[in-house]
Context: one part of a larger RNA
RNA sequence: AGCGCAUAGUGAAUACCUAGGCGACAACAGCCGAUGAAGGACGUAAUAAGUUGCGAAAAGCUGCGGGGAGUUGCUAAUAAUCGUCGAUCCGCAGAUGUCCGAAUGGGGAAACCCGUCUGAAGUAAUUUUCAGUCACCGUAUGCUAAAUAAAUAGGUAUACGGAGGGAACCUGGCGAACUGAAACAUCUUAGUAACCAGAGGAAAAGAAAUCGAAUGAGAUUCCGUCAGUAGCGGCGAGCGAAAGCGGAACAGCCCAAACCAAAGACUUGUUCUUUGGGGUUAUAGGAUCACAAUAUGGUAUUGAAAAGUUUAGUUGAAUAGCUUGGGAAAGCUAACUCAAGAAGGUGACAGUCCUGUAAACAAAAAGCUUUUCAAACUUAGUGACACCUGAGUAGCAUGGGACACGUGAAACCCUGUGUGAAGUUGCGGGAACCAUCCCGUAAGGCUAAAUACUGUUGGCGACCGAUAGUGAACUAGUACAGUGAUGGAAAGGUGAAAAGAACCCCGGGAGGGGAGUGAAAUAGAGCAUGAAACUGUGCGCUU
Numbered sequence: 001a002g003c004g005c006a007u008a009g010u011g012a013a014u015a016c017c018u019a020g021g022c023g024a025c026a027a028c029a030g031c032c033g034a035u036g037a038a039g040g041a042c043g044u045a046a047u048a049a050g051u052u053g054c055g056a057a058a059a060g061c062u063g064c065g066g067g068g069a070g071u072u073g074c075u076a077a078u079a080a081u082c083g084u085c086g087a088u089c090c091g092c093a094g095a096u097g098u099c100c101g102a103a104u105g106g107g108g109a110a111a112c113c114c115g116u117c118u119g120a121a122g123u124a125a126u127u128u129u130c131a132g133u134c135a136c137c138g139u140a141u142g143c144u145a146a147a148u149a150a151a152u153a154g155g156u157a158u159a160c161g162g163a164g165g166g167a168a169c170c171u172g173g174c175g176a177a178c179u180g181a182a183a184c185a186u187c188u189u190a191g192u193a194a195c196c197a198g199a200g201g202a203a204a205a206g207a208a209a210u211c212g213a214a215u216g217a218g219a220u221u222c223c224g225u226c227a228g229u230a231g232c233g234g235c236g237a238g239c240g241a242a243a244g245c246g247g248a249a250c251a252g253c254c255c256a257a258a259c260c261a262a263a264g265a266c267u268u269g270u271u272c273u274u275u276g277g278g279g280u281u282a283u284a285g286g287a288u289c290a291c292a293a294u295a296u297g298g299u300a301u302u303g304a305a306a307a308g309u310u311u312a313g314u315u316g317a318a319u320a321g322c323u324u325g326g327g328a329a330a331g332c333u334a335a336c337u338c339a340a341g342a343a344g345g346u347g348a349c350a351g352u353c354c355u356g357u358a359a360a361c362a363a364a365a366a367g368c369u370u371u372u373c374a375a376a377c378u379u380a381g382u383g384a385c386a387c388c389u390g391a392g393u394a395g396c397a398u399g400g401g402a403c404a405c406g407u408g409a410a411a412c413c414c415u416g417u418g419u420g421a422a423g424u425u426g427c428g429g430g431a432a433c434c435a436u437c438c439c440g441u442a443a444g445g446c447u448a449a450a451u452a453c454u455g456u457u458g459g460c461g462a463c464c465g466a467u468a469g470u471g472a473a474c475u476a477g478u479a480c481a482g483u484g485a486u487g488g489a490a491a492g493g494u495g496a497a498a499a500g501a502a503c504c505c506c507g508g509g510a511g512g513g514g515a516g517u518g519a520a521a522u523a524g525a526g527c528a529u530g531a532a533a534c535u536g537u538g539c540g541c542u543u
Base pairs, nucleotide, nucleotide: 001542002541003540004539005538006537007536008535009534016493017492020464021463022461023460025458026457027456028455029454030453031165032164039100040099041098042055043054044053046078047077050074051073061094062093063092064091065090066089070082072080105114106113107112115134117132118131119130120129121128136162137161138160139159140158141157142156143155144154169200170198171197172196173195180187184234210217211216221248222247223246224245225244231239232238252446253445254444255390259277260276261275262274263273264272265271266269282424284389285388286387288384289383290382291381297378298377299376301375302374303373304372305371306370307369308368309367310366311365313361314360315359319334320333321332322331323330335352336351337341343355344354345353395419396418397417398416399415400414401413426441427440428439429438430437480487481486500527503514504513505512506511
């Protein structure tokens, strides 16, 4: 030095565990903000770095409920308190709430600086302090008021509203490229990403100028199917319906106009404006005139009552002995209970030890839902007449877009530019276009539910188990990196209980040896299991 055996160290794998994640389901909830939000800065405890809570009334104050013995968060220790005259704790409602931030008195390099006016405190007086007040824009009303006579612009006061934020979901605007086509240009990726605007607890859509062809259906939305069909497509890559059928949920309404009335305006008119009534549709309806009638229903608005429910909670059955052991829930013997043998904990595996579970019950306060009642609102006929029924609209030409549909035979829908009707004997559609037939009634508006997303609570999982599962089981969006945008970790396990090793010895200490605790200390805090690489020691063999 090599090999082998044995025994240690180092090291952290492995198996075990879970405090944290992930997923889907059910029920419920869903906007906050000038009454100052979201998010922060700085403070705040007897001692206090971080975190949590709170705000100079500062781990808290008040009231009302719950609860019942300990308490001053995580967080030990000491000190000092509080508590059966009911604390701590839990719920509801209030008070306080520094400074920044839309930030709004002015400024500003956020958390800072400097003011106006009114009132108050204080001072001999000034400085000072406290409470309030003062931004901008829009709308309405009033008062004022230029050039310029009337008027208007402007100014000013009061009232109301707006401003900013929001993870995902939603609507609109604008809108790529990588990529695929085995290259690439139409096409695709994709109306996706990104950006912008806006809204809400949902949003959007929505009561047929629909669908389509039968004995028709009857707003919208969502799911399944139709169907990878009909189609579109350098007919390449690819894109890709609808009716119908089966379900979820269901709800329908209001204006404009004709006509009537009132008020006002001026250019005095068969005028215009405002307000009120009237009226709202396709088998056409309404107005007007004539006739008839006063019924029957409905509600998405407001209020009241009742019930239910949410935000704290309450009651809640039933076991003993022996054995082993550190420990009994294990084994043996003998019992009990179950509307409760779900689950978790307890010194090993517990229906009967604890928390619970089945079942039953509870609210001073605040909220929500449903039902009922009331209010308010709303709801019908016949004939005549031919007044009304949404105009720079429909349509057309052209350029685009969007429809599953790439200009195609390309309808329907939207739109830039240019043109431009009809008037119910009207007008639009049924995939070029025409006829017949059928369907509908554009050019105004509103509308719950079924749907999307997130959160809370509950239970669930052939989901993970610390290189996994969230980036984060731990001081985690922390430490750290970067001027910045931004990037972004590692890190869990003593023991049943600290009983966390008094005392002695060596040592400066670290560390160790005794002693002691413990079932165990090769469980000693660098702590459960403790593989391998790697490093020693002892012995044997070989050289």